The part of an RNA shown here (large-subunit ribosomal RNA, domain II) has 691 nucleotides and comes from a Candidatus Parcubacteria bacterium. The RNAcentral record of the full RNA draws on ENA. Model confidence (mean pLDDT): 83 of 100.
Context: one part of a larger RNA
RNA sequence: GCCAACGAGUUGAUGCAUACGGCUCGGCUAAGUCCUUGUCGGAUGGAGCCAUAGCGAAAGCGAGUGUGAAUAGCGCGUUUGUCGUAUGUAUCAGACCCGAAGCCGGGUGAGCUACCCAUGAGCAGGAUGAACUCUGUAGAAAUACAGAGGGAGGUCCGAACCCGUAGAUUGUUCAACAUCUUGGGAUGACUUGUGGGUUGGAGUGAAAAGCUUAUCGAACCCGGUAAUAGCUGGUUCUCUCCGAAAGAGCUUUCGGGCUUGCGUCGUGUGAUCCCUCUGGGGGUAGAGCACUGGAAGGUGUCGAUAGGGAGCAAUCCCACGACUCCUAUCAAACUCCGAAUACCAGAGAUUACAGCACGGCAGUUAGACGGCGGGGGCGAAGCUCCGUUCGUCAAAAGGGAAACAGCCCAGAUCGUCAUCUAAGGUCCCUAAAUCUACGCUAAGUGCAAAUAAGGAGGUAAGAUUUCUCAGACAGUCAGGAUGUUGGCUUAGAAGCAGCCACCAUUCAAAGAAAGCGUAACAGCUCACUGACUUAGAGAUCUCGCGCCACAAAUGAUCGGGGCUAAGCGUAGUACCGAAGAUACGGAUUUAUUUUUCCGAAAGGAGAUAUAAGUGGUAGGAGAGCGUUCCACUCAGCGAUGAAGGUUAAGGGGUGACCCAAGCUGGAGCGUGUGGAAGUGAAAAUGUUGGC
Numbered sequence: 001g002c003c004a005a006c007g008a009g010u011u012g013a014u015g016c017a018u019a020c021g022g023c024u025c026g027g028c029u030a031a032g033u034c035c036u037u038g039u040c041g042g043a044u045g046g047a048g049c050c051a052u053a054g055c056g057a058a059a060g061c062g063a064g065u066g067u068g069a070a071u072a073g074c075g076c077g078u079u080u081g082u083c084g085u086a087u088g089u090a091u092c093a094g095a096c097c098c099g100a101a102g103c104c105g106g107g108u109g110a111g112c113u114a115c116c117c118a119u120g121a122g123c124a125g126g127a128u129g130a131a132c133u134c135u136g137u138a139g140a141a142a143u144a145c146a147g148a149g150g151g152a153g154g155u156c157c158g159a160a161c162c163c164g165u166a167g168a169u170u171g172u173u174c175a176a177c178a179u180c181u182u183g184g185g186a187u188g189a190c191u192u193g194u195g196g197g198u199u200g201g202a203g204u205g206a207a208a209a210g211c212u213u214a215u216c217g218a219a220c221c222c223g224g225u226a227a228u229a230g231c232u233g234g235u236u237c238u239c240u241c242c243g244a245a246a247g248a249g250c251u252u253u254c255g256g257g258c259u260u261g262c263g264u265c266g267u268g269u270g271a272u273c274c275c276u277c278u279g280g281g282g283g284u285a286g287a288g289c290a291c292u293g294g295a296a297g298g299u300g301u302c303g304a305u306a307g308g309g310a311g312c313a314a315u316c317c318c319a320c321g322a323c324u325c326c327u328a329u330c331a332a333a334c335u336c337c338g339a340a341u342a343c344c345a346g347a348g349a350u351u352a353c354a355g356c357a358c359g360g361c362a363g364u365u366a367g368a369c370g371g372c373g374g375g376g377g378c379g380a381a382g383c384u385c386c387g388u389u390c391g392u393c394a395a396a397a398g399g400g401a402a403a404c405a406g407c408c409c410a411g412a413u414c415g416u417c418a419u420c421u422a423a424g425g426u427c428c429c430u431a432a433a434u435c436u437a438c439g440c441u442a443a444g445u446g447c448a449a450a451u452a453a454g455g456a457g458g459u460a461a462g463a464u465u466u467c468u469c470a471g472a473c474a475g476u477c478a479g480g481a482u483g484u485u486g487g488c489u490u491a492g493a494a495g496c497a498g499c500c501a502c503c504a505u506u507c508a509a510a511g512a513a514a515g516c517g518u519a520a521c522a523g524c525u526c527a528c529u530g531a532c533u534u535a536g537a538g539a540u541c542u543c544g545c546g547c548c549a550c551a552a553a554u555g556a557u558c559g560g561g562g563c564u565a566a567g568c569g570u571a572g573u574a575c576c577g578a579a580g581a582u583a584c585g586g587a588u589u590u591a592u593u594u595u596u597c598c599g600a601a602a603g604g605a606g607a608u609a610u611a612a613g614u615g616g617u618a619g620g621a622g623a624g625c626g627u628u629c630c631a632c633u634c635a636g637c638g639a640u641g642a643a644g645g646u647u648a649a650g651g652g653g654u655g656a657c658c659c660a661a662g663c664u665g666g667a668g669c670g671u672g673u674g675g676a677a678g679u680g681a682a683a684a685u686g687u688u689g690g691c
Stems, first nucleotide, its partner, number of pairs: 001691006011093013026050003032044004054061002064076004096234002099231001103224006114198009123188001125157003128153001132149007161185003166181004200216001202212003237624006247260005261364002263361007272354001275348006286337001287335002292331003296327003300323004307318004367393004371388006398409003413586004418582003424576003427561003433573001435572006446563002454548002458545002461542007475532005481505003486500003511526001514525003587614006594607005625680001627677006634670001636669002644664004650659003
């Protein structure tokens, strides 16, 4: 992992609600006692409980009473059940099941290990050479030096022994800590045998919270014990109807609760909801500057206003501040104004969905994205926090968006090899136009998302304007002069370093010169003019589609192929396209209509027609299937073959399932009506067994 079996809302007591039943001339017995083929059951038992009157703290009064001075007002009252059974639910109990770490009690442990006590044992070999003694020398001596002896030490090297430093190996192992190499101690605070002692908030500890039998920040065993778990996991058959929430308030509260909101079921009410119309108040969006403030330019006035400039000075100019006016503005905490929505009230219409009140039962209180209005953030985030009875998902399948909970279309009762459409599409993959008309794009732009500023004789369209057959624009040929080298400056300054001025003349035209150039001149162009040629040429603005700007990490791409339309824009006609709509047939729910049967009635069951429905998590409500057992039933089935197993292709049922048939099997089993439950398995790192 698979298979099989087992495996989770039970039982009691007491409330509440609903359904049904008994009695209601109120209802019921409890313990006990008696009887009994039966721990079945039947009698008895009225003690007691509920109800029959309430109000008040009470005295008490009483359909009233309390308060109160009150005869007022106000509060609570002015009446009907009870017992049983079932179901739902609450409370108390293990209380749907499994699951802690832990707490407490009583015991068992020092054969491991820690320390202690008693009594024994062990330590190859080598090295070093303390005290002390003797001899010699020196000395009066103390003593010093030398030599010899001596054999000290938590001394040295190093086996046994004890330990475990570093590395490797191993790491389903030789081993739940080992092996190999290397290493520390090795006469000592050494090691070790045997016997004994000390223990669970206790021992022991050269202290690491170490060790106390592979267990230690409180051992192990049993018990209290089904500890508790606001936590995680799991919780077993079917169909039908409805169908949420992820909000508010409070909370040692924030992943939990309680009340409320939203769901469902019942009862009641009966149009109250929604919609339309009419009437209201508002200060938001917008707008505005009349107030409060912010901010720009200008005019004017004032200022014993620090300052800057000019002037001998008076004073002037600038700056600064305040105010007035003009122009143009900004505001969540500004408003002279001011919507749409929303909200409130009244009336009307519609009856389909609804609304409201009371009661039973819930679940939810981690929400997500999208649109719109906002706060925070960087007008970042698949960010975060609010609002919007907004939408979808959650709890929604289907079609589209290549794929894609939250986007677009559209809400799946079932069937059909029928029809029409939505979004979106129609060259091929791939259902449907290689459709029609007119344009644009040449960049594979584009056919997906995504337009930076800036730049550019890309190209299309429109507008304004200038020149032009008296010849424009471009091109070619020619001229482009004189006073004069203007004055100044300068070594020089001649159009062309710089400063000043920028005149005049001759002309078809020609600057005291727009550039290159020279040391300075010279030289080459330009502006300007003529001729030749010839019909358009130039400038600006708006706008469509394109271009550059444009860089990312494993191989690229529009989903792909590919496309010059199969791209973009405008207009149009067809077609495709969904579980949508329609058509035909079936099922079912609710309401209404008609009707049959049962029944004394209440009511129940069925049929017919019409209309509206029938996605669904948590959850509420309803109706069923199956398993085991019990009672009755079928003069039930069964060796002429029960249950069970197996085959799967027959029949029935919306389904859980039921019935038939063959084979196997070899002794019990079923129908109907009721009843009672150890009543349904895929999940719980479920339990046990098997493989």